[in-house]
Molecule: SAH (S-adenosyl-L-homocysteine) riboswitch aptamer
Organism: Dehalococcoidia bacterium
RNA sequence: CAGGCUGAGGAGCGCUGCGUCCCUUCCCCAGGAAGGAUCAGGCUCAGCGGAAACAACGGCGCUCGCAUCGA
Numbered sequence: 001c002a003g004g005c006u007g008a009g010g011a012g013c014g015c016u017g018c019g020u021c022c023c024u025u026c027c028c029c030a031g032g033a034a035g036g037a038u039c040a041g042g043c044u045c046a047g048c049g050g051a052a053a054c055a056a057c058g059g060c061g062c063u064c065g066c067a068u069c070g071a
Base pairs, nucleotide, nucleotide: 005047006046007045008044009043010064011063012062013061014060015059018042022036023035024034025033026032027031041057
């Protein structure tokens, strides 16, 4: 540095759907194209001393929860 794993990023319901993966067909077949199905933690941060304080981000709509301020 990369991959994997784990944890956190309040909770739930509905809709659409890009990518990945899977299936089918075709082709110039290490791949590419088309269709189908699934699909809104795929992103960010952290990962063996103790204490205190404290993130940012995640399509659309609705409900609840938590905190602050005003009425």